[in-house]
Molecule: small-subunit ribosomal RNA
Organism: metagenome
RNA sequence: AAGUUAUAGUUUUGACUUUUGAAAUUUAAGACUUGAGUUUGAGCAAGCCCUGAGCAUAGCGAGGCGCGAACGAUAGUGGCAAACGGGUGAGUAACGCCUUGGUACAUACCCUGAAGUCUGGCAUAAUCCGCCGAAAGGCGGACUAAUUCCAGAUGUGGUGGCAACACCAAAGGAGCAAUCCGCUUCAGGAGUGGCCUUGGUCCUAUCAGGUAGUUGGUAGGGUAAAAGCCUACCAAGCCGAUAACGGGUAGCUGGUGUGAGAGCGCGACCAGCCACAGGGGCACUGAGACACGGGCCCCACUCCUACGGGAGGCAGCAGCUAAGAAUCUUUCCCAAUGGGCGAAAGCCUGAGGAAGUGACGCCGCGUGGAGGAUGAAGUCUUUCGGGAUGUAAACUCCUUUUCUAGGGGAACAAGCUUCGGCUGAGUGUACCUUAGGAAUAAGGACCUGCUAAACUCGUGCCAGCAGCCGCGGUAAGACGAGUGGUCCAAGCGUUAUCCGGAUUUACUGGGCGUAAAAUGUGCGUAGGCGGUCCAAUAUAUCUUUUGUCAAAUUUCAGGGCUCAACCCUGAAACCGCAAAAGAGAUAGUUGGGCUAGAGGCCGGGAGAAGCAAGCGGAACUACCGGUGUAGGGGUAAAAUCCGUUGAUAUCGGUAGGAACACCAAAAGCGAAGGCAGCUUGCUAGAACGGUCCUGACGCUGAGGCACGAAAGCGUGGGGAGCAAAAAGGAUUAGAUACCCUUGUAGUCCACGCCCUAAACGAUGGAUGCUAGACAUUGGAGGUCUCGACCCCUUCAGUGUCGUCUUAAAAAAGAUUACUCGUUAAGCAUCCUGCCUGGGAAGUACGGCCGCAAGGCUAAAACUCAAAGGAAUAGACGGGAGCCCGCACAAGCGGUGGAACAUGUGGUUCAAUUCGACGAUAAGCGAGGAACCUUACCAGGGCUUGACAUGCUAGGGCGUAGGUUGCUAGAAAUAGCAACCGACCGUUAAAACGGAGCCUAGCACAGGUGCUGCAUGGUUGUCGUCAGCUCGUGCCGUGAGGUGUACCCUUAAGUGGGGAAACGAGCGCAACCCUUGCCUUAUGUUGCUUUGUGCCUAACACAAAGGUCUCAUAAGGAACUGCCGGCGAUGAGCCGGAGGAAGGCGGGGAUGACGUCAAAUCAGCAUGGCCCUUAUGCCCUGGGCGACACACGUGUUACAAUGGCUGGUACAAAGGGACGCCAAGCUGUAAAGCGGAGCAAAUCCCAUCAAAACCAGUCUCAAUUCGGAUUGAGGUCUGCAACUCGACCUCAUGAAGCUGGAAUCGCUAGUAACCGUGAAUCAGCCUUGUCACGGUGAAUACGUUCUCGGGCUUUGUACUCACCGCCCGUCAAGCCAAGCGAGCUGAUAAUACCCGAAAGUCCCUGUUUGGGGAAAUAAGGUAGGAUCAGUGAGAGGGGCUAAGUCGUAACAAGGCACCGGUAGCGGAAGCUGUCGGUGGA
Repeated sequence: AAGUUAUAGUUUUGACUUUUGAAAUUUAAGACUUGAGUUUGAGCAAGCCCUGAGCAUAGCGAGGCGCGAACGAUAGUGGCAAACGGGUGAGUAACGCCUUGGUACAUACCCUGAAGUCUGGCAUAAUCCGCCGAAAGGCGGACUAAUUCCAGAUGUGGUGGCAACACCAAAGGAGCAAUCCGCUUCAGGAGUGGCCUUGGUCCUAUCAGGUAGUUGGUAGGGUAAAAGCCUACCAAGCCGAUAACGGGUAGCUGGUGUGAGAGCGCGACCAGCCACAGGGGCACUGAGACACGGGCCCCACUCCUACGGGAGGCAGCAGCUAAGAAUCUUUCCCAAUGGGCGAAAGCCUGAGGAAGUGACGCCGCGUGGAGGAUGAAGUCUUUCGGGAUGUAAACUCCUUUUCUAGGGGAACAAGCUUCGGCUGAGUGUACCUUAGGAAUAAGGACCUGCUAAACUCGUGCCAGCAGCCGCGGUAAGACGAGUGGUCCAAGCGUUAUCCGGAUUUACUGGGCGUAAAAUGUGCGUAGGCGGUCCAAUAUAUCUUUUGUCAAAUUUCAGGGCUCAACCCUGAAACCGCAAAAGAGAUAGUUGGGCUAGAGGCCGGGAGAAGCAAGCGGAACUACCGGUGUAGGGGUAAAAUCCGUUGAUAUCGGUAGGAACACCAAAAGCGAAGGCAGCUUGCUAGAACGGUCCUGACGCUGAGGCACGAAAGCGUGGGGAGCAAAAAGGAUUAGAUACCCUUGUAGUCCACGCCCUAAACGAUGGAUGCUAGACAUUGGAGGUCUCGACCCCUUCAGUGUCGUCUUAAAAAAGAUUACUCGUUAAGCAUCCUGCCUGGGAAGUACGGCCGCAAGGCUAAAACUCAAAGGAAUAGACGGGAGCCCGCACAAGCGGUGGAACAUGUGGUUCAAUUCGACGAUAAGCGAGGAACCUUACCAGGGCUUGACAUGCUAGGGCGUAGGUUGCUAGAAAUAGCAACCGACCGUUAAAACGGAGCCUAGCACAGGUGCUGCAUGGUUGUCGUCAGCUCGUGCCGUGAGGUGUACCCUUAAGUGGGGAAACGAGCGCAACCCUUGCCUUAUGUUGCUUUGUGCCUAACACAAAGGUCUCAUAAGGAACUGCCGGCGAUGAGCCGGAGGAAGGCGGGGAUGACGUCAAAUCAGCAUGGCCCUUAUGCCCUGGGCGACACACGUGUUACAAUGGCUGGUACAAAGGGACGCCAAGCUGUAAAGCGGAGCAAAUCCCAUCAAAACCAGUCUCAAUUCGGAUUGAGGUCUGCAACUCGACCUCAUGAAGCUGGAAUCGCUAGUAACCGUGAAUCAGCCUUGUCACGGUGAAUACGUUCUCGGGCUUUGUACUCACCGCCCGUCAAGCCAAGCGAGCUGAUAAUACCCGAAAGUCCCUGUUUGGGGAAAUAAGGUAGGAUCAGUGAGAGGGGCUAAGUCGUAACAAGGCACCGGUAGCGGAAGCUGUCGGUGGA
């Protein structure tokens, strides 16, 4: 090298098998065949190392010259590639992308088919020589090859042409060879590309007109190819409200995030397309580029330079720098996948495969498991008992994922080859295995609510937190920390962004009466929507099929990495577009009909419909004349003003302008604005009736056009009244207002503008449907008639659902509610306009309109967490209604003026202790401040303490305790002396022990220190007002209401009637005490009677009694019970009888739910905080008692109703033993001496009351009023009366002659006046307070007003609730935006100038040539446009705990408010005019 065989793959033919399941797939055992690995043995060959015996001078070795295949290296020629792959997203709003169709086209390499590949030739690199240049590089001469280039031949075939005919190719190389790789021409294919095309593709109209190659045609050029793609000529088109043009932003898609979906946002990774390669332009080469690592030029930048000139382009991979909150290694390999070249080996490949960095994401795993206490320690907390951390730990047993160390150790390999063999970057990785030991491994945020999870301490509106509401000012679950807990977990939080929740842009799926929102009104263009019947069509629509909708992604089913993430396979889906076939209802279109919509015609009526002209009377003002005299006018009251030069008033006349009483009305007409004396003319619309006509002619309506109150503007008239501005007078703190007197524009007319109103029914237009009742306007019909007089029916419009007697009251439906309800805000359809939190703002800028005023259109920055609607409960009103109260009124007496007492403030002080502050503090705590009290101040002392309990140690026992005296001292206190003198246990007694005592120490005591805004308890006040609630039911979406509203009545939510309420509770009333009458019982100390004493009374004593007074305590009595009237016959009211008492008989106690963070930590108790040789305790002295002044509460007065003197009469209720204290005596008196009686119906205070009454005097005076103040002398209490007591006597004898503004109490045994007692207490500053009796009034018409309260209703922008809320200027600070003399920059255009390279064209023809033309990039000049930045300054806006001025709004907000407009004013605002009710 050839052949045979086996196996596998593929193809053809035949046979066979097969829905009784073929093929494929999977597959046990078995068979065959071919491998791989390991081990063993034999042989062969090669290499390396060591040793260097031996042979031998052929050789080996060194140097030079020449030839030299093959191989290798380098440079060059030639071919192919370099247009792929890789990066980025600047530009682009476009045929750029997606999608659907198409064709006037091209296509290197690849596949298939057909036919060729013949004969010649000229050059040129490399190389050599020479030259220029610093370099980059370049030039000249000489040589040579090719699959380089050229010529000729041939023509299957192709191109052109009707055809004849003309034209058009080629390259060889490798191999011994077979053969292979090439080349040329044509045809076909596949894939790729070019171009065209349907539909889709962000914001902005404060961009509305754009466009000259623009739109089309003809001719020519040009291209691979259609085409204004280019040129010339001709025409004047083309695009645009279905958004042209302009501006801004942006690569597009598959997809991706979210979402139930519809949507909304995004376009990282991966994939497709596009665009770009420092900025810009241009072509060359080539199949393909106008080319990222090719060329040329301009510009900007960087670098080199010899200054002449050159070089460069990381948006390739790494890496560096800058910016920034922020984003990696200057790694390994072409082993795999893929690409290029090559015949191949192979070479190249920062594509790619890998590793590295980063918790950046997703996924998986671990940090141990089991046992272990009524539960260690530590820590935190505590009600001091405990609880929590917590089975957690320790400790015991177990496991080994992970980790560490040792051993083994892949797949990914298909292939290439000289047949020997060679190839793994990752990698000694994954994985397996052995050993070891709980060993190597837990953090972050949060804990007020939303939102799972709480306590303590610290801090004290500080520090700080915070997503929103909001925490923090001395008890912070919110700050900081600790402990504990909760949620996640190798992560957890924060920040940014997107979607969701958000039906909060509403297609699915919203609204517009009052919350934001119906254009002021109509006509009408485009557009949208549209009655009924028939036929056709097939645009929408529906059905079926086909193509496409790349892959990835998504979903489902399987499979592979130990699981998962991840990956693979298959299926579905991709909701779109196109094509074909069919259906024919509905919508559209076309054609033909109909009359119910719409319009027309005829008829008789209604109307403040419009325009124009004419006419009329009343009133007003002015003027003229008469009469007439002192005022008029105006207001809450006045004044300015008019008037004796004659007003106002009144009569007559003349003139003027404006508006039209009555009729007149919920009335009528009109599109709205709006329209009102009468008559006439012109014009328009609506309604009704008609067996008439047309035949869908309709509805709405972006732009557009027209009309459009008042005010205002222009020109010209007119001008009586009214009246912005203006002037004056008032009011007022002021009054640029309200009120008054004047008064100009204006109001009126003509013409022209303006174009806005709360232009409102805050309600767009049209059509249809859905119970009614009543009234009214217009028309028609019926009935009945002389007559439409009444009545009934019907059409169209305008209104109402209410009041009185009765019945019903708007049904359904809607609405957040109020309310709407056939005139819809109900049920539906069509069309238009408008809204999307409040403020900034209907403003700025721009545009349009206007003479101007201004109008229309219309933002943003910034700022707030609300603004708003309707309704509810309260509170409030200079809103309304009803009612009550010594609330006013009617009366009586006071306060406020004086002096004094007392309390408070202030001041003072060493201290003047503290608390209480409108009513509801101030004769209050305090019902007893000389010491004490006492809390304050000064000084002197004590420190386990003046007081309690417990413990430890020691001491002593004539001890605990007590009495007396002395010394020092101011005392506390210290020291000394004398005397008296206990208790319990045990014991015969003593002794002893205990208790108790002393000393030292420890726990602790103590605090009138703070917080009444941490509290309990208690109290004041509204208020002894009549209210405040609950259960069930009912109504309402709800808050909530009802009950409890209403009528009558009451002192009363008391009672009655009635009612969607029925009942109940706390309050009211009653029950309780006291007082007023009676009865019964009892009868001393009380009462009565008698007797004695005494002259009598009184009194004392004795006796008797149970009648009276009185006391005690048990009952009765009064209930609107009786009568009359009123009233609903009710509740009840009025009057009367009887009765001690009459309508709650008088008085007291009794205080609902709640309000005032009301008062009290100093009465007490108490949480927390604070002091601990002092903020505790003791003592002496002082202070609480001060004194220029202010206020409150009282006393005494100012006098004759009185003072003084004398005489004489009548109470009640209390108190008394550290007490009340009699008689008697002394003293002027306070009081003293005295001692009887009495623990009290007995005695005493206490003869007593005092006012009263009787008599005298004073005689109007600062006095015989008044008694302050002061002097002197006393009494008493008490350790002690100086600061600082009360009382007495004598003397002194102040202010004060009835009290300004204002203000208090009291309605009957009350006010007023008069005295008496008691508590506290040694005494008393007590004139206070609390009780007691005596004398004993006046007045109340009444509810208008003041104050307070209750009920109902109304308005509200108040709810800390009117001591509320709130507006604007000014002043201060901060912020953003607009304007602004200007200045600076950017962008895109226009006109002109200049104009590189390249290409095209023309000329020349020294040829790698020279010259020129048009056009272009870049640049320049000019005037504009747009957008930014910056800017002296001026103006507004917003925000900011406690600034100034006023008080505009909310209530009738004190002048009802608001809208438009005009003028004016520090400011809110005021005024004029028209309009609204969102006013009472």